[in-house]
Notes
Predicted 3D model of a 395-nucleotide part of an RNA (large-subunit ribosomal RNA, domain III) from Thermobifida fusca. Rfam family: Bacterial large subunit ribosomal RNA. Lineage of the source: Bacteria > Actinomycetota > Actinomycetes > Nocardiopsidaceae > Thermobifida.
Context: one part of a larger RNA
RNA sequence: GAGUAGCGAAAAGGCUGGUGAGAAUCCAGCCCGCCGAAAGCCUAAGGUUUCCUGAGGAAGGUUCGUCCGCUCAGGGUUAGUCGGGACCUAAGCCGAGGCCGAAAGGCGUAGGCGAUGGACAACGGGUUGAUAUUCCCGUACCGCCGUCUUCCCGCUUGAGCGAUGGGGGGACGCAGAGGGGCACGGUGAGCCCACGACCGGAAGUGUGGGUCCAAGCGGGUAGCCGGGUGGGGUAGGCAAAUCCGUCCCACCAGAAACGGUGAGCCGCGAUGGGGAGCGAACUUUAAGUAGCGAAGCACCGGAGCCCGUGCUGCCGAGAAAAGCCUCUAGCGAGGGAAGCGGCGCCCGUACCGCAAACCGACACAGGUAGGCGAGGCGAGAAUCCUAAGGCGCGC
Numbered sequence: 001g002a003g004u005a006g007c008g009a010a011a012a013g014g015c016u017g018g019u020g021a022g023a024a025u026c027c028a029g030c031c032c033g034c035c036g037a038a039a040g041c042c043u044a045a046g047g048u049u050u051c052c053u054g055a056g057g058a059a060g061g062u063u064c065g066u067c068c069g070c071u072c073a074g075g076g077u078u079a080g081u082c083g084g085g086a087c088c089u090a091a092g093c094c095g096a097g098g099c100c101g102a103a104a105g106g107c108g109u110a111g112g113c114g115a116u117g118g119a120c121a122a123c124g125g126g127u128u129g130a131u132a133u134u135c136c137c138g139u140a141c142c143g144c145c146g147u148c149u150u151c152c153c154g155c156u157u158g159a160g161c162g163a164u165g166g167g168g169g170g171a172c173g174c175a176g177a178g179g180g181g182c183a184c185g186g187u188g189a190g191c192c193c194a195c196g197a198c199c200g201g202a203a204g205u206g207u208g209g210g211u212c213c214a215a216g217c218g219g220g221u222a223g224c225c226g227g228g229u230g231g232g233g234u235a236g237g238c239a240a241a242u243c244c245g246u247c248c249c250a251c252c253a254g255a256a257a258c259g260g261u262g263a264g265c266c267g268c269g270a271u272g273g274g275g276a277g278c279g280a281a282c283u284u285u286a287a288g289u290a291g292c293g294a295a296g297c298a299c300c301g302g303a304g305c306c307c308g309u310g311c312u313g314c315c316g317a318g319a320a321a322a323g324c325c326u327c328u329a330g331c332g333a334g335g336g337a338a339g340c341g342g343c344g345c346c347c348g349u350a351c352c353g354c355a356a357a358c359c360g361a362c363a364c365a366g367g368u369a370g371g372c373g374a375g376g377c378g379a380g381a382a383u384c385c386u387a388a389g390g391c392g393c394g395c
Stems, first nucleotide, its partner, number of pairs: 013031006032392004040372003046352002050350001051075006060068002080141002082348004087118002092113003098107003122139005142344005148339006160331002165327004173314004179307003184301005190211006212273002216268004223261004227252008236244002277292002315318001358367002374386003
């Protein structure tokens, strides 16, 4: 320079009370305003204690500060089923031998690692100051074990198990069309509860609020797909095969039987949970707490979600492997079903997560994958106004 510029979105604050040495800034209440395909909710990455409680007031906070993502202390993350591993493979990477190369090293077979994919058993409610599909309650499911109980099958005339092997399957594109549903929403003179208002009237067709619930087990639908069954031959599937492929014959059938798949729905689950509302005692130990607890129907709209990896069309012709099923090779004297009982490892789990906690030197008008995303008008996730919820952007 200069007590100058600036104090970081023009969504907006006001009043009353509390605390305190001290209050525009902290806390509480009431009113006002803003977002509402978000400025709400869940979650991945990333961050790594920032979470909760108590205390604090030097610094950080663009002012203030009794407050904080700050300082100090204590506490907090609970899993057979959620995500990952004890399963599988993709690109890519590593790579025994091997090939190549002055050296370092490069490539690569077998093999392995590697999710952004496949496979895979738990739902509803309650609870804390802070965790919950993890704790608790209720009801399930999966794998393994058992000297327990009952029943059945087999012991060389082979019960049962069964590949690191064969086959099937897993298994896949894009576009379009319509159908059946559920979620969700709306309306109701239905049902239930409360109310009768700040002067007068108003017991109704008044006002306000609420009108639900999973996995699992059982049944099985709208649909969609495949012709099916039996016998025989077989030199292919690197051995074998009763499996697959292929050839022949017979029977049934013409979309039916049979087989596969399949949302929703119905019953149980539920004499349960939740639920508007009603509502104590003790107050030294904080109440709308403990406790009690009604109705639960009908119609309409209706998805980008489910049936659906379905159907139709098209050309650019659209992963792999394991789980799974089957076949033998082989093993083989015990095996199976139901009930009951028992066991079930490691890691993650707090909190932020369109942001003051991540990436931007900052409590920075920038950037940040996926899911949910209500109502009134509307084609609409536009615009505007609102719900739940969250905020008024630290002079």